A computed fold for a 1540-nucleotide RNA from an uncultured bacterium, annotated as small-subunit ribosomal RNA.
Rfam family: Bacterial small subunit ribosomal RNA.
The sequence is in RNAcentral, with records from ENA and SILVA.
RNA sequence: CAAUCGCGUGUCGCCCUUAGAGUUUGAUCCUGGCUCAGGACGAACGCUGGCGGCGUGCUUAACACAUGCAAGUCGAGCGAGGCCCCUCCUUCGGGAGGGUGUCCUAGCGGCGAACGGGUGAGUAACACGUGGGCAACCUGCCCCUAGCACUGGGAUAAGCCGAGGAAACUCGGUCUAAUACCGGAUAUGACCUUCGAGGGCAUCCUUGAAGGUGUAAAGGGUUUACUGGCUAGGGAUGGGCCCGCGGCCUAUCAGCUUGUUGGUGGGGUAACGGCCCACCAAGGCUUCGACGGGUAGCCGGCCUGAGAGGGCGACCGGCCACACUGGGACUGAGACACGGCCCAGACUCCUACGGGAGGCAGCAGUGGGGAAUAUUGCACAAUGGGCGAAAGCCUGAUGCAGCGACGCCGCGUGAGGGAUGACGGCCUUCGGGUUGUAAACCUCUUUCAGCAGGGACGAAGCGAAAGUGACGGUACCUGCAGAAGAAGCACCGGCCAACUACGUGCCAGCAGCCGCGGUAAUACGUAGGGUGCAAGCGUUGUCCGGAAUUAUUGGGCGUAAAGAGCUCGUAGGCGGCUUGUUGCGUCGGCUGUGAAAACCUGGGGCUCAACCCCGGGCCUGCAGCCGAUACGGGCAAGCUAGAGUUCGGUAGGGGAGACUGGAAUUCCUGGUGUAGCGGUGAAAUGCGCAGAUAUCAGGAGGAACACCGGUGGCGAAGGCGGGUCUCUGGGCCGAUACUGACGCUGAGGAGCGAAAGCGUGGGGAGCAAACAGGAUUAGAUACCCUGGUAGUCCACGCCGUAAACGUUGGGCGCUAGGUGUGGGCCACAUUCCACGUGGUCUGUGCCGCAGCUAACGCAUUAAGCGCCCCGCCUGGGGAGUACGGCCGCAAGGCUAAAACUCAAAGGAAUUGACGGGGGCCCGCACAAGCGGCGGAGCAUGUGGCUUAAUUCGAUGCAACGCGAAGAACCUUACCUGGGCUUGACAUGCAGGGAAAUCUCGUAGAGAUACGGGGUCCGUAAGGGCCUUGCACAGGUGGUGCAUGGCUGUCGUCAGCUCGUGUCGUGAGAUGUUGGGUUAAGUCCCGCAACGAGCGCAACCCUCGUUCUAUGUUGCCAGCGAGUAAUGUCGGGGACUCAUAGGAGACUGCCGGGGUCAACUCGGAGGAAGGUGGGGAUGACGUCAAGUCAUCAUGCCCCUUAUGUCCAGGGCUGCACACAUGCUACAAUGGCCGGUACAAAGAGCUGCGAUACCGCAAGGUGGAGCGAAUCUCAUAAAGCCGGUCUCAGUUCGGAUUGGGGUCUGCAACUCGACCCCAUGAAGUCGGAGUCGCUAGUAAUCGCAGAUCAGCAACGCUGCGGUGAAUACGUUCCCGGGCCUUGUACACACCGCCCGUCACACCACGAAAGUUGGCAACACCCGAAGCCGGUGGCCUAACCGCAAGGAAGGAGCCGUCGAAGGUGGGGUCGGUGAUUGGGGUGAAGUCGUAACAAGGUAACCAAGGGCGACACGCGAUUGCAGUGUAACACGAGUGAUCCUGA
Repeated sequence: CAAUCGCGUGUCGCCCUUAGAGUUUGAUCCUGGCUCAGGACGAACGCUGGCGGCGUGCUUAACACAUGCAAGUCGAGCGAGGCCCCUCCUUCGGGAGGGUGUCCUAGCGGCGAACGGGUGAGUAACACGUGGGCAACCUGCCCCUAGCACUGGGAUAAGCCGAGGAAACUCGGUCUAAUACCGGAUAUGACCUUCGAGGGCAUCCUUGAAGGUGUAAAGGGUUUACUGGCUAGGGAUGGGCCCGCGGCCUAUCAGCUUGUUGGUGGGGUAACGGCCCACCAAGGCUUCGACGGGUAGCCGGCCUGAGAGGGCGACCGGCCACACUGGGACUGAGACACGGCCCAGACUCCUACGGGAGGCAGCAGUGGGGAAUAUUGCACAAUGGGCGAAAGCCUGAUGCAGCGACGCCGCGUGAGGGAUGACGGCCUUCGGGUUGUAAACCUCUUUCAGCAGGGACGAAGCGAAAGUGACGGUACCUGCAGAAGAAGCACCGGCCAACUACGUGCCAGCAGCCGCGGUAAUACGUAGGGUGCAAGCGUUGUCCGGAAUUAUUGGGCGUAAAGAGCUCGUAGGCGGCUUGUUGCGUCGGCUGUGAAAACCUGGGGCUCAACCCCGGGCCUGCAGCCGAUACGGGCAAGCUAGAGUUCGGUAGGGGAGACUGGAAUUCCUGGUGUAGCGGUGAAAUGCGCAGAUAUCAGGAGGAACACCGGUGGCGAAGGCGGGUCUCUGGGCCGAUACUGACGCUGAGGAGCGAAAGCGUGGGGAGCAAACAGGAUUAGAUACCCUGGUAGUCCACGCCGUAAACGUUGGGCGCUAGGUGUGGGCCACAUUCCACGUGGUCUGUGCCGCAGCUAACGCAUUAAGCGCCCCGCCUGGGGAGUACGGCCGCAAGGCUAAAACUCAAAGGAAUUGACGGGGGCCCGCACAAGCGGCGGAGCAUGUGGCUUAAUUCGAUGCAACGCGAAGAACCUUACCUGGGCUUGACAUGCAGGGAAAUCUCGUAGAGAUACGGGGUCCGUAAGGGCCUUGCACAGGUGGUGCAUGGCUGUCGUCAGCUCGUGUCGUGAGAUGUUGGGUUAAGUCCCGCAACGAGCGCAACCCUCGUUCUAUGUUGCCAGCGAGUAAUGUCGGGGACUCAUAGGAGACUGCCGGGGUCAACUCGGAGGAAGGUGGGGAUGACGUCAAGUCAUCAUGCCCCUUAUGUCCAGGGCUGCACACAUGCUACAAUGGCCGGUACAAAGAGCUGCGAUACCGCAAGGUGGAGCGAAUCUCAUAAAGCCGGUCUCAGUUCGGAUUGGGGUCUGCAACUCGACCCCAUGAAGUCGGAGUCGCUAGUAAUCGCAGAUCAGCAACGCUGCGGUGAAUACGUUCCCGGGCCUUGUACACACCGCCCGUCACACCACGAAAGUUGGCAACACCCGAAGCCGGUGGCCUAACCGCAAGGAAGGAGCCGUCGAAGGUGGGGUCGGUGAUUGGGGUGAAGUCGUAACAAGGUAACCAAGGGCGACACGCGAUUGCAGUGUAACACGAGUGAUCCUGA
């Protein structure tokens, strides 16, 4: 390099092919169940229904059946009779003879009746399927071959005669035939004996020769064809028997079996065989499931499915079984026989009561049952069957028809045009939209149905020919008329395609799941519209699918359901390296078989299709033969890496027994000593003057072993801790010799197994269930305290369970590291030892990569990657319960369901919220202070009560001096009474009218009514007004849970978010956390984040300082004038003040601290200092917060009233309760007199001065002022002086009497004020509770809004005087951030447990009671087979004529169905009562669990008084574990400081 072969990879071609969704949550991922979409049906039901083809139709009572039919045929097997024909006779009734028929028939005889048809009761079996075997068998009719058919005999049915019986039927006598029966002959074969030959897996088979025994036959036919008979052999067909393999549930059925298992010898059968019998032996089957129970005909196939599977076994086909129920045989080639027999039983029918008859699970049909399943049809024309020589006869097999939308398939109900998008319906935003080219209308067509005419194939065969069609005058063809006769059903919230209106109002109803319905329902009902299917459509039921939800394909077990408490070990499963052999598994090829139908596919036939026909494939299987030998297996031989043994070391709370020690508690004795001790949150019970506690000494006894002690050690687990000794198990390390796969796992089984508990006997210090007492509490059967018994301890024996947990079965191998620690060894280093360094083996921890995981997490000690074996799981509850079984002394344990009920129950993680969790921080939150409220009287509001009405709303904070900044009428919405009805008010249209407005009178409570008077504008259109009518007005009627707007509140709290990026499967996280800092998510630093928005802050207003400008009505320093006095006047702009605009404050400066930061502390300056004081300003959102009565508004409601007008009343009622205020209780005061100083406002329907009158409220009067000018208007507390002197007062002013004033139409209900008189409660306020941090609290007055007046002491503002205190953040309340737990998410006002009471449901137990099933023991014992048989009876053969042979009836015996008796087994029904369980909007009691759930919870176990009932839902001790936070300790890492 080439060729060939093999392997791998890639490409191409053909065929086939896997879909999900809803529902647990606030949201997420996972687990997991439930449900849906698909297909199918021998279906049924509801509504509807035109035609045809092909199929299909009692799934239930294998319940009972009237009636008809379903198996006959042959005269060419036989005798006889009848009919018919001919002849003769005739008394005309008939008789005799003959003949003929391929006419008929009862009987004898032959064949068939064992097929065909039905059904699925039984059967879990060689019944079926599949493949084999029979050397252990049979086979009528059919085919082939060879041969034979000779000779005799005796009967009998029918018939005739007679008899019995109701009938069914039977009996006697007599006659007769045969292909009926019998004898003899012949004899291949058969059997026996003898001698061979060949073959086989054994028993044996085949075959040759000789001898012996003994068995055959049938005829019919015009005598031609032919057909039938007998023997033997073979074939074919059909059957019988045997075997391998395969296919249901249940172990809550674990042991079964006596003809059982085998042998010997018989019997029996067609044939092997315990199939049967006698005897002998003691076997046989079974966890690879015997035996028992339940269910069931099996298969080809059918349905479904991608397949593997799962379900089913209608129709069609194969096999089996059955024929009223049970038993039995006979006949026959074949039956133990559906339309045969006998017996028994049940039932029905007939009967003359003596006795008989019957079997539709054949076709029709009837009753019954049932949700439900057809005609008492036609025909043998075809196919097939029986008989026959044949014609033919028979055939409810079959072919057809009928009925049923029961299914599949096909067709039709018209087609084209047609917009003013008609009418009507429905909706509407009133514009319109939609129904909808749909209709009407125009032009066509005529399938199907209808009518008329024509009209088959299927016919082959048979027969000499003629002739022969049930379906059927059907299919098909032609013609005719006319859109003519022909559409429904379900659905429309999501899944799932299709939406509106009305009605209804958690009602009626819907619902497959989730779920709809409580006044705006796409979810109910109806309508319109739409969607989907369509002569059907829905519903129900069942099956498969989806469901990988039983997982072989194809699942899991740390926390979701699930690893047995642990170990040993049997069976079983699996198994190291090498060689040989075998060829069982395995692989390849070939052969046989795998019926047909079905299915797939290629064609073909009905007009298509369904349907039918032909060919091929498939039938995945089984068996045989040949071959291959890697792998698995068997056998044999070897090896040493697994495993084990040996030797030497080594650590250890490993186990058992004996002995022993000290500390402490308690008790006893004695001493000292005195009044308490003890205990708790606080107490008490208890102990103590009879001397406790305390303390000292001595003694007794029991139990447990401080420190060491350690995520240290040992053990299989439970578990093991003072010390010494004895015995003993295992591990680890090192070494090498030996054995040579001896191994791993382990169903059953065995052993061990904490605590509590049980039994017997000891022991008993402390502790301590129960119990007692004391507390706590609403209760307290608890938590706390004082006592205290079982028990805890020992010995022996039980129990056998735990959150027996690493919630993680065992073994082996593989897969990064880092760092501790226990045990051993090696190396280096060291002179040696020790320390040290490195390595290695084996334990035990932490961190961590890949990988895995739903996540959390695991991670060489796997939950990673693989192999082997075992155990376990399959939604929650019911329930680890009931029943049954086993174990236990008991307690109880192990095994372990169902009915019923729910749509969830769960795991992990996320965001919130919450915690009698933690950390940090803030706020008049507490504390420190000051003053109040709660007590009194009054005012106001509210609740409640009352009322004709006391209108309505607001209801924790965040309703209650709130809406209401002002109810005598009005307001006013409420009540009573009286009126109006297009209306008190608006707009439009149409018609009419007179003039509106105004004024007077009468009646009336008034509204109103009646009457009188009198007058508009005007551009001459009209406007305005009145009236009538129609539309409409009106509503403080409802719904604030249909809404807008506005508001409250958390909260002026510092938060709430977004974009991009990153992380996470995801919800989400990050940013926003962390370290500092701030009033602040304010700022700085750091950081997988980087930025941004709404909030914070600032910008705005006001107050505080100053400057500039301007000065009237403001101001007056200086100048001038005047007055009793006053900026009064001239003037002035300096000042105050006003108005407007600037400046000023920024941690800017200095110092300390701090990360050279942000910032903070101190200081200076400054009027002001760290947001300077105050205000306005209120993020995302929360509370279905408030308001439909401010307003607006959807929907609903009223319309001579829920509208509107009027009068009077009410909103003011009063036993009470609450809230908010005022005034007080006095001397810091009251009263009297004098006297000083504000700010901010208001004023023409107004403020109202000076003056006068009145004690006063007020009146008269009217200057001035639309206001920096005038007025309200004296501010008050304060200050000065006087008085009162602690008293219910000179405090306090309620209440009441009298008299007035003012407002107003009007002060009675129901105004305010004034004067005189009266002079209540109250002497500082219980529990509790509120406000306030500086010009604040406290205190003092002034003004305003509303308003005629005023219940205002309220509210909103204004100024005057003017404090105290804050150590601090432990606690209460609220809030912010981080973190933690959670079973909460309507979010702790959450969730949730159990008893009791009530209702319903299913289940268990129960004295019993009542049935079914299978078996056992015994009794009785039919029919019948078999066996025996004295006597009896009998044609054929023999016969010596007596009889014999042989047979029969009868009788006896074994077996034997049904029946009876008995005691058991098992499974049901029912049962007073009883037990728990489940379910049920609003019952009772408590509060167990979820937060540290307020005593962490859970697991396991024990106990609890008592006559009875309740109490009792508990609780506690011990041991253990998934326990938060804090403190302490230890280790490691990082950083800082100090030192070396």
Its mean pLDDT, the model's own confidence on a scale to 100, is 82.